Context: one part of a larger RNA
Molecule: small-subunit ribosomal RNA, central domain
Organism: uncultured bacterium
RNA sequence: CUGGGCGUAAAGGGCACGCAGGCGGUCUGGAAAGCGGUGGGUGCAAUCUCAAGGCUCAACCUUGAAACUGCUCGCCGAACUAUCAGACUAGAGCAUGGGAGAGGACAGUGGAAUUCCCGGUGUAGCGGUGGAAUGCGUAAAUAUCGGGAGGAACACCAGUGGCGAAGGCUGCUGUCUGGAACAUUGCUGACGCUGAGGUGCGAAAGCUAGGGGAGCGAACGGGAUUAGAUACCCCGGUAGUCCUAGCCGUAAACGAUGCUCACUAGGUGUUACCGGCAUUAACCCCGGUAGUGCUGUUAUGCUAACGCGUUAAGUGAGCCGCCUGGGGAGUACGGCCGCAAGGCUGAAACUC
Numbered sequence: 001c002u003g004g005g006c007g008u009a010a011a012g013g014g015c016a017c018g019c020a021g022g023c024g025g026u027c028u029g030g031a032a033a034g035c036g037g038u039g040g041g042u043g044c045a046a047u048c049u050c051a052a053g054g055c056u057c058a059a060c061c062u063u064g065a066a067a068c069u070g071c072u073c074g075c076c077g078a079a080c081u082a083u084c085a086g087a088c089u090a091g092a093g094c095a096u097g098g099g100a101g102a103g104g105a106c107a108g109u110g111g112a113a114u115u116c117c118c119g120g121u122g123u124a125g126c127g128g129u130g131g132a133a134u135g136c137g138u139a140a141a142u143a144u145c146g147g148g149a150g151g152a153a154c155a156c157c158a159g160u161g162g163c164g165a166a167g168g169c170u171g172c173u174g175u176c177u178g179g180a181a182c183a184u185u186g187c188u189g190a191c192g193c194u195g196a197g198g199u200g201c202g203a204a205a206g207c208u209a210g211g212g213g214a215g216c217g218a219a220c221g222g223g224a225u226u227a228g229a230u231a232c233c234c235c236g237g238u239a240g241u242c243c244u245a246g247c248c249g250u251a252a253a254c255g256a257u258g259c260u261c262a263c264u265a266g267g268u269g270u271u272a273c274c275g276g277c278a279u280u281a282a283c284c285c286c287g288g289u290a291g292u293g294c295u296g297u298u299a300u301g302c303u304a305a306c307g308c309g310u311u312a313a314g315u316g317a318g319c320c321g322c323c324u325g326g327g328g329a330g331u332a333c334g335g336c337c338g339c340a341a342g343g344c345u346g347a348a349a350c351u352c
Stems, first nucleotide, its partner, number of pairs: 004323003007306002012320001014201004021194003025088006033081002035077008049065006091191001092188003095184003103177007110154001115149007125136002162169002206247006215241002220236004258319006266295011301308002325352003334345004
């Protein structure tokens, strides 16, 4: 070097874009770098291997052969890889068409509910719990009716429904904007796949500055419970939760399953588009493509089992990431990043 693995045992990077690199469709021709054949040169000696011989044997020694798997120079070959030239359309992309969607950003706007304020009615309780108490209430609460303010979230529709690379996205309207699917097969002509570094995005919490603050609510105060109760339950309540700008860069960032391509029974839902049949028409029904579910002793294929099973964990190919006993430890040290919190990288002694 080769050889093993990564759903749950250690192990898939949180996700994407992409430089270098690795890998790469069909046909024809050229050249001949890799490649194959053949020949020349060289590959010191010793060593190693084999044969024969010499010390009584052996070790050791001598002679010969082989080997030195390499380097180099000619000649020949042209299937494969690379290369040059030309061509192609099945990969990839573009165009055109009608549709689907909580994809994103900004602006506007609606109703229900909670809280607070004002006014009316009304009177002694309300609230809360397992039961209570703290708490609120005769300065008129709770309840109820009318009016107003303000913030946050959007019931029903709603669906193993949809969209997005992931994080994630749900009242309604408008503007701007990204992506995908389907259909036509018109155009380009391999323009592709992956991607160390790098760059960007990235829930919640947290941080900086300025706003905002209804409800909820770490911390904190009080009431209970209890042996205690720094909790679970109750009454309050600050940061925060919300907005703008900037940072942080983590997660059970999970399908605990990297991305791309090809191949390998079916059955049955559902979403989008198309075709057929049919109809007054939307449907139903039949078929295709793309997504998303369930099932499956099809191949019994894989798996330690559980299970997976055309959305593979099956069979193969390309590229990347990662693992190598438990603890010490995601710690120390150093470096880089951060305002900080901390993040990334990441040991050893020792011990079992």